Predicted 3D model of RNase P RNA and transfer RNA as a complex of 446 nucleotides. The prediction has a mean pLDDT of 77.

RNA sequence: AGAGUCGGCCAGACAGUCGCUGUGCGCCUUGCGCGCAUGGAGGAAAGUCCGGGCUCCAUCGAGCGAGGUGCCAGGUAACACCUGGGGGGCGCGAGCCCACGGAAAGUGCAACAGAAAGGAUACCGCCCAAGCGCCGCGAGGCGCCGGCAAGGGUGAAAUGGUGCGGUAAGAGCGCACCGCGACGCUGGUAACAGCGGCGGCAUGGCAAACCCCACCUGGAGCAAGACCAAAUAGGGAAGCGCGCGGUGCCUUUAGGCCGCAUCCCCGUGGCUCACGGGAGCUUCCGGGUAGGUCGCUCGAGGUACGCGGUGACGCGUAUCCCAGAGGAAUGACUGUCCUAGACAGAACCCGGCUUAACGGCCGACUCUCUAA
RNA sequence: CGGGGUGUAGCUCAGCCUGGUAGAGCACUACGUUCGGGACGUAGGUGUCGCAGGUUCAAAUCCUGUCACCCCGA
Numbered sequence: 001a002g003a004g005u006c007g008g009c010c011a012g013a014c015a016g017u018c019g020c021u022g023u024g025c026g027c028c029u030u031g032c033g034c035g036c037a038u039g040g041a042g043g044a045a046a047g048u049c050c051g052g053g054c055u056c057c058a059u060c061g062a063g064c065g066a067g068g069u070g071c072c073a074g075g076u077a078a079c080a081c082c083u084g085g086g087g088g089g090c091g092c093g094a095g096c097c098c099a100c101g102g103a104a105a106g107u108g109c110a111a112c113a114g115a116a117a118g119g120a121u122a123c124c125g126c127c128c129a130a131g132c133g134c135c136g137c138g139a140g141g142c143g144c145c146g147g148c149a150a151g152g153g154u155g156a157a158a159u160g161g162u163g164c165g166g167u168a169a170g171a172g173c174g175c176a177c178c179g180c181g182a183c184g185c186u187g188g189u190a191a192c193a194g195c196g197g198c199g200g201c202a203u204g205g206c207a208a209a210c211c212c213c214a215c216c217u218g219g220a221g222c223a224a225g226a227c228c229a230a231a232u233a234g235g236g237a238a239g240c241g242c243g244c245g246g247u248g249c250c251u252u253u254a255g256g257c258c259g260c261a262u263c264c265c266c267g268u269g270g271c272u273c274a275c276g277g278g279a280g281c282u283u284c285c286g287g288g289u290a291g292g293u294c295g296c297u298c299g300a301g302g303u304a305c306g307c308g309g310u311g312a313c314g315c316g317u318a319u320c321c322c323a324g325a326g327g328a329a330u331g332a333c334u335g336u337c338c339u340a341g342a343c344a345g346a347a348c349c350c351g352g353c354u355u356a357a358c359g360g361c362c363g364a365c366u367c368u369c370u371a372a
Numbered sequence: 373c374g375g376g377g378u379g380u381a382g383c384u385c386a387g388c389c390u391g392g393u394a395g396a397g398c399a400c401u402a403c404g405u406u407c408g409g410g411a412c413g414u415a416g417g418u419g420u421c422g423c424a425g426g427u428u429c430a431a432a433u434c435c436u437g438u439c440a441c442c443c444c445g446a
Stems, first nucleotide, its partner, number of pairs: 001368010012337007020040008028031001042343001046354002049352005054221004066217005071085005086100001087098004101212002106210002108206002123152002125148003131144005160178006179201001180199002183196005225294004235285006249256003264278005301320008338341001373445007382398004392429001399418001400416005422438005
């Protein structure tokens, strides 16, 4: 100098004018008023994919079912997140990536092709050593009965791999190394690693197929939920109800008879009183709706320092308050400068993951080239 | 703001759970029938299975992410 890896930070800057909105104080003309002070989006506020707080409902405990997580240890309120370690893969390297339990518990799947797709098989092929037959004087040749799985071919995948020996040809048949398996010892909390002798391969793939093992999980969500509380309708309690008309008849200035919708209706009762139920009216009470208020932002909070820890993180001290609306605020215009400004807008809150995205700055580190 | 569902042929839908061949009806094209058209009969093609990545020998189907649309809750 070039190329690259990891971590952290920023998210156009400054000035002026006019607005919007939360809070506090003041003023009066008490109005959704005015003035002053002060606060006013993000690293993802997004997707709603996980985990928790909070609220209501359910709930003795345990089990079944359903769903999730899946190498080991730790962190955390919790997690599918993070940290450290192990194993595997990629890169010269700094470093990055991995749904990474079990296929010798069971069930199942593998189209087409192929002889055969799972405790397999023989299409082409290889072999005639033993047995039998034929030919040949003989060496030997051919065939039958058979043997084999090395080679070819099919397939995504063909029953450990390479080499040597061995054999009629072959084969873990034997041996060496590698792989695999269980055992022992050593190191490590563990995952696992190293070493030793042994087994002779039995145990191929798929569990993001059912399933098994270990662990975790009650359901719904701020439109959760709580409080105040009209009109109308409905619920509960107490109290109330002896009407009206006509003058036809009788006595006579008031009653009797009569009529109407039979002293509001029904029941008990021979009838009345009474009791019970219902309708109506008056008063009171309570629930819910409209509407309003709370939930609402001080929190697993930020910053600085110290201590413990490899680290994630934890502990302690000091200090700070940093959006909280309810048709929903954070904007517009002008000027100057530069490297010319991306993705994008809170609605109960927090920890993560994932996705979107123009660039800039700082720190640590790696590789290559050049010069000294 | 919260919850649920659907994307397959030009249109309306099966197939997905249990992975190997993508199908049905209408529509379309050609031929026959008819004087001609419709109807009918015969034959035929429909296709990035919304998109991207992963698991698997193999993905419309299983898993993850993403995009679009629809429905419900005052």